[in-house]
RNA sequence: CAACCAUGCAGACGGGUGGAGGGACAGGCCCUGCGAAACCCGGCCAACCUGCAAGGGGGGGGCACCGCGCUCGCGGCACCUCUCUUGAGCAAGGUGGCAAGACCUCCCGCAGCGGCGCACGUCCAAGCGGAAUGAUGGUGG
Numbered sequence: 001c002a003a004c005c006a007u008g009c010a011g012a013c014g015g016g017u018g019g020a021g022g023g024a025c026a027g028g029c030c031c032u033g034c035g036a037a038a039c040c041c042g043g044c045c046a047a048c049c050u051g052c053a054a055g056g057g058g059g060g061g062g063c064a065c066c067g068c069g070c071u072c073g074c075g076g077c078a079c080c081u082c083u084c085u086u087g088a089g090c091a092a093g094g095u096g097g098c099a100a101g102a103c104c105u106c107c108c109g110c111a112g113c114g115g116c117g118c119a120c121g122u123c124c125a126a127g128c129g130g131a132a133u134g135a136u137g138g139u140g141g
Base pairs, nucleotide, nucleotide: 001140003139004138005137006136007135013042014041015040016039017038021031022030023029026105027104028103043098044097045096047095048094049093050091051090052089055086056085057084058083059082060081061080062079065076066075067074068073102133107130108129109128110127114123115122116121
């Protein structure tokens, strides 16, 4: 840091330094001198990686039993063992995180409280879904 994959309606705070910003951008709406960002000390959370893992599934081998049959094979099944895979949960080692659904919207679609219209129609709130973008982790350059 281009790309690919996965995850996000949950969760998690005290102190010190600091002194005006912060919530990715834009529009909103929020947080903030009852102290923002950043840094430090400690604490906590558990998304990903990592480790341990109850249980489940596949394959190979061993042995006992059963069934079929051309007597040497095929099939089934209990147990043991090896291996692959999945995995509730546990740990907190590597990252990450500890206001608000990724705070909401911004794009596409469904919808139709309501409005306009002579009419076919048309505009559209709440709500719902998808994408995009962003964030974090892993793979990778």

A computed fold for a 141-nucleotide RNA from a Planctomycetota bacterium, annotated as SAM riboswitch aptamer (S box leader).
Of the family's consensus pairs, 94% are formed in the model.
The sequence was found by an Rfam model in a public genome assembly.
The source organism's lineage runs through Bacteria, Pseudomonadati and Planctomycetota.
Rfam family: SAM riboswitch aptamer (S box leader). Rfam's curators write: The SAM riboswitch is found upstream of a number of genes which code for proteins involved in methionine or cysteine biosynthesis in Gram-positive bacteria.